[in-house]
RNA sequence: GGCCUCACCUCGGGGUGCCUGACAACAGGCUGAGAUGCGCAAGCGGACCCGUUGAACCUGACCCGGAUCAUACCGGCGGAGGGAAGGUGCUGGUUAAGUCC
Numbered sequence: 001g002g003c004c005u006c007a008c009c010u011c012g013g014g015g016u017g018c019c020u021g022a023c024a025a026c027a028g029g030c031u032g033a034g035a036u037g038c039g040c041a042a043g044c045g046g047a048c049c050c051g052u053u054g055a056a057c058c059u060g061a062c063c064c065g066g067a068u069c070a071u072a073c074c075g076g077c078g079g080a081g082g083g084a085a086g087g088u089g090c091u092g093g094u095u096a097a098g099u100c101c
Base pairs, nucleotide, nucleotide: 001095002094003093004092006089007088008087009086010085011051012050013049014048017030018029019028020027021026036045037044038043057082058081059080063076064075065074066073
């Protein structure tokens, strides 16, 4: 010095479902990192996750199979396609060139 990794800073990306009480507010339950507040809505915040080594998330999809009271609940789809980055650091690992013995 390169590569990987870790941490921090700034910036950015994303999702927010199902069931019950009872129609709403509201409350409770299921899975999950996350199912949130305000709002007619579009959106604006908070928390959480993710940022090219990219399954965070979207399309396919009002998809297919299996469970469940029910639901992206689990798996397939998926060696498919898209998808948002810069810096700092004596974090750790690995590996040259050069120099010295």

This is a predicted structure of a 101-nucleotide RNA (TPP riboswitch aptamer (THI element)) from Pseudorhodobacter antarcticus. Rfam family: TPP riboswitch aptamer (THI element). Its family is annotated with thiamine pyrophosphate binding in the Gene Ontology. The coordinates come from a structure-prediction model, not an experiment, and the mean pLDDT is 77. The source organism's lineage runs through Bacteria, Pseudomonadati, Pseudomonadota, Rhodobacterales and Pseudorhodobacter.